[in-house]
The RNA shown here (transfer RNA) has 78 nucleotides and comes from a Pseudomonadota bacterium. The source organism's lineage runs through Bacteria, Pseudomonadati and Pseudomonadota. Rfam family: tRNA. Rfam classes the family as a transfer RNA. The prediction has a mean pLDDT of 80.
RNA sequence: GCCCCUGUAGCUCAGCCUGGAUAGAGCAUUUGGUUGCGGACCAAAAGGUCGCGUGUUCAAAUCGCGCCAGGGGCGCCA
Numbered sequence: 001g002c003c004c005c006u007g008u009a010g011c012u013c014a015g016c017c018u019g020g021a022u023a024g025a026g027c028a029u030u031u032g033g034u035u036g037c038g039g040a041c042c043a044a045a046a047g048g049u050c051g052c053g054u055g056u057u058c059a060a061a062u063c064g065c066g067c068c069a070g071g072g073g074c075g076c077c078a
Stems, first nucleotide, its partner, number of pairs: 001074007010027004020058001029045005051067005
């Protein structure tokens, strides 16, 4: 230098190919219930600029372009 993969909630991930309704799950956290107390269990809540910017579109997590970060492969280096 070239190619590929990944980036979504505190953590682990789905959704992306095939654009569409308020963006989801599990764990964790908080509150309540339950319990002699706790754990477990049950109910609820909070938590997101979907890596950043820009373009296309009526509409972008999803498509195009550029950039950033992490991982992998290849090449170059008298």